[in-house]
Overview: RNAcentral holds the sequence, with entries from ENA. Transfer RNA from a Nanobdellota archaeon, 71 nucleotides, folded computationally. Taxonomically the source falls in Nanobdellota (Archaea, Nanobdellati). Rfam family: tRNA. By type it is a transfer RNA. From the family's description: Transfer RNA (tRNA) molecules are approximately 80 nucleotides in length. Its family is annotated with triplet codon-amino acid adaptor activity in the Gene Ontology.

RNA sequence: GCGAAUGUAGUUCAACGGUAGAAUGUGCGGUUGUGGUCCGUAAGACGAGGGUUCGACUCCCUCUUUUCGCC
Numbered sequence: 001g002c003g004a005a006u007g008u009a010g011u012u013c014a015a016c017g018g019u020a021g022a023a024u025g026u027g028c029g030g031u032u033g034u035g036g037u038c039c040g041u042a043a044g045a046c047g048a049g050g051g052u053u054c055g056a057c058u059c060c061c062u063c064u065u066u067u068c069g070c071c
Base pairs, nucleotide, nucleotide: 001070002069003068004067005066007064010024011023012022013021018054026042027041028040029039030038047063048062049061050060051059
């Protein structure tokens, strides 16, 4: 240089164009003599910029992160 894949809560992962969820972690509360376990509850995210669409995490373009292959 060329090609491909990838980016979503702190972390690991979902989500057929129609309300972004789960597990774990964190905060608070309950249970316990204390801690742990367990139970309840709360906060917390779509890499960036454009385009298409009534509506975009999802489709298109550019940039960018990480990874792989070729040279």